A computed fold for a 75-nucleotide RNA from a candidate division FCPU426 bacterium, annotated as transfer RNA. It was read from a public genome assembly. Rfam family: tRNA. It is annotated as a transfer RNA. Rfam links the family to the GO term triplet codon-amino acid adaptor activity.
């Protein structure tokens, strides 16, 4: 240096262009229980940044960031 991918709560992970962005685990309050664990409710918390298209963008298109791969040059 050329190409491809991937980016969303604390962590994994969903979402035909139109959903209160959802689950699961995790935190935190509380019911259960003599404690703990288990289990039951309720709650936390998220689209990487900037532009376009669009009536409407997590989603499409551009760029730039960060991360992974493949690949050529460096003799």
């Nucleotide at each position: 240096g050329g190409c491809c991918c991937c980016a969303u709560c604390g962590u994994c992970u969903a979402a035909c262009g139109g959903u209160u962005a959802g689950g699961a685990c995790g935190g935190a309050a509380g019911g259960u229980u003599c404690u703990c664990a288990a289990u039951c409710u309720u709650u936390u918390a998220a689209u990487c940044g900037g532009g376009g298209u669009u009536c409407g963008a997590u989603u499409c298109c551009c760029c730039g960031u960060g991360g992974g791969g493949c690949u050529a040059c460096c003799a």